This is a predicted structure of a 504-nucleotide part of an RNA (small-subunit ribosomal RNA, 5' domain) from Geleia sinica.
Its Rfam family is "Eukaryotic small subunit ribosomal RNA". Its family is annotated with structural constituent of ribosome and ribosome in the Gene Ontology.
RNAcentral holds the full RNA, with entries from ENA and SILVA.
Lineage of the source: Eukaryota > Sar > Alveolata > Postciliodesmatophora > Geleia.
The coordinates come from a structure-prediction model, not an experiment, and the mean pLDDT is 81.
Context: one part of a larger RNA
RNA sequence: UAUGCUUGUCUCAAAGACUAAGCCAUGCAUGUGUAGUAUGAGCGGACGAAAGCGAGACUGCGAAUGGCUCAUUAAAACAGUGAUAGUUUAUUUGAUGGGAGUUAGAUGGAUAACUGUGGUAAUUCUAGAGCUAAUACAUGCGAGGCGUCUAUUAGAUGUGAGAGGUGUAGAUAGGUGACCGUGCCGGGAGGCGUGGCAGUUCAUUCAAGUUUCUGCCCUAUCAGCUGGAUGGUAGUGUAUGGGACUACCAUGGCGGUGACGGGUGACGGGGAAUUAGGGUUCGAUUCCGGAGAGGGAGCCUGAGAGACGGCUACCACAUCUAAGGAAGGCAGCAGGCGCGCAAAUUACCCAAUCCUCACGGAGGGAGGUAGUGACAAGAAAUAACAACACGGGGCUAUGCUCGGUGAUUGGAAUGAGCACACCGCACAAGCGUUAGCGAGGACCCACUGGAGGGCAAGUCUGGUGCCAGCAGCCGCGGUAAUUCCAGCUCCAGUAGCGUAUAUU
Numbered sequence: 001u002a003u004g005c006u007u008g009u010c011u012c013a014a015a016g017a018c019u020a021a022g023c024c025a026u027g028c029a030u031g032u033g034u035a036g037u038a039u040g041a042g043c044g045g046a047c048g049a050a051a052g053c054g055a056g057a058c059u060g061c062g063a064a065u066g067g068c069u070c071a072u073u074a075a076a077a078c079a080g081u082g083a084u085a086g087u088u089u090a091u092u093u094g095a096u097g098g099g100a101g102u103u104a105g106a107u108g109g110a111u112a113a114c115u116g117u118g119g120u121a122a123u124u125c126u127a128g129a130g131c132u133a134a135u136a137c138a139u140g141c142g143a144g145g146c147g148u149c150u151a152u153u154a155g156a157u158g159u160g161a162g163a164g165g166u167g168u169a170g171a172u173a174g175g176u177g178a179c180c181g182u183g184c185c186g187g188g189a190g191g192c193g194u195g196g197c198a199g200u201u202c203a204u205u206c207a208a209g210u211u212u213c214u215g216c217c218c219u220a221u222c223a224g225c226u227g228g229a230u231g232g233u234a235g236u237g238u239a240u241g242g243g244a245c246u247a248c249c250a251u252g253g254c255g256g257u258g259a260c261g262g263g264u265g266a267c268g269g270g271g272a273a274u275u276a277g278g279g280u281u282c283g284a285u286u287c288c289g290g291a292g293a294g295g296g297a298g299c300c301u302g303a304g305a306g307a308c309g310g311c312u313a314c315c316a317c318a319u320c321u322a323a324g325g326a327a328g329g330c331a332g333c334a335g336g337c338g339c340g341c342a343a344a345u346u347a348c349c350c351a352a353u354c355c356u357c358a359c360g361g362a363g364g365g366a367g368g369u370a371g372u373g374a375c376a377a378g379a380a381a382u383a384a385c386a387a388c389a390c391g392g393g394g395c396u397a398u399g400c401u402c403g404g405u406g407a408u409u410g411g412a413a414u415g416a417g418c419a420c421a422c423c424g425c426a427c428a429a430g431c432g433u434u435a436g437c438g439a440g441g442a443c444c445c446a447c448u449g450g451a452g453g454g455c456a457a458g459u460c461u462g463g464u465g466c467c468a469g470c471a472g473c474c475g476c477g478g479u480a481a482u483u484c485c486a487g488c489u490c491c492a493g494u495a496g497c498g499u500a501u502a503u504u
Base pairs, nucleotide, nucleotide: 001500002499003498004497005496009379010378011377015372016339022337023336024335026334027333028332031061032060036058037057042053043052059358068292069291070290078215079214080213082211083210084209087208088207093203094202095201107138108137114130115129117127118126119125217263218262219261224254225253226252229251230250231249232248233247234246235245236244267289268288269287271282272281273280274279294315295314297312298311299310317328319326320325345370347369348368349367353366354364355363356362357361385410386409387408388406389405390404392402393401394400395399417437418436419434421433422432447493448492449491450490451489452474453473458488460487461486462485463484469476470475
């Protein structure tokens, strides 16, 4: 692990791994809104509106996590240990763009939902027409730094020529006026703070990819293996190092310390069983890592996939069809067929644990809860006590004390099972608490194996007669069977015990 017989209670609980990584009807398992976009011809509303709510849709994020399985895989994966100064990283968190002024007083064109006209037997198929949004898609505006180049202009410097002006003091008319104060009027997309979203660079976080060292089962009826093979130089490619690939050179590299090849009822580890110690066997399975999604291959999107509850081919299978075409991937949860010795409900719920998203919300067959369930595991009923009768043991012995036996008698106690109620729980169920019922032998009755030895317990009775059968092994059975078939009695374990198989 399977199976046979048996089964009262409580707790806990594995469960289509082994065989077929075989095939699947049906339903569900991934969606998401308080601050991007609202004129639903939707709701709403005082009488009409507006606010508000808001289906559907565009946009953003997620869908690369989770869950399942173990087919492949033997220096591969994995484990421990280092490296990344050889790399990428959405998100999180912390930093980060010199000052002043100016301007465009805020740009453009679409498209969905919607309306309407349609096509097909059919699909999560779509066409034509008519509108309308943005944190969608585009185009711009402003500012700064650095480098370079041509053209133009300005400036600086030098020489010469020419023209014009200014040039002491004082006065006057007139003009300008920094700055300060005050009243009234007008303008400001200004400043500061806070929050959301977006965003450059650096770090951080979450990771990821490569890589160092060491370590793996059986096999020699596998002894030689290797040509991008081993190294150099330069490129290509990549997020990055590298024969990863390409070109040109060199001729290397591995092997009896088992290379190369083959096998494996081989995913690896944490671990499990057994064991005085050393060991031996197991590990599909809840945690970590890997791999895969019928078989191969390729790719889009994206921070991240060589993704399959994404796409595209081919192969195998297979569904609908009006025969033109169209759709598919349960090794997710249930469920079915098949296979087999071999394995549960097409249930309920997001209340808990957590995850995702635009999130006070929604979603989650992740997960939880019931159902099935003698896989295992733990606790533990089926009686206890006394009296009486009989018959014993021990002793400090007129008594004290301890067992036994019984178709004897007695009241006490109790849950198995029913059941108001409380608790419990998302709702229940169960457990727990608890009124009321609920025990006398014929019940509320314990089985499974055995009784020659090994090995604990009959030389009792009936049947059978080398038959039927038992018996792991030795053996038993041929007319007194300690062994068969039964009855009685006894022994062992006990809500369990037997059998088969694997293993220590």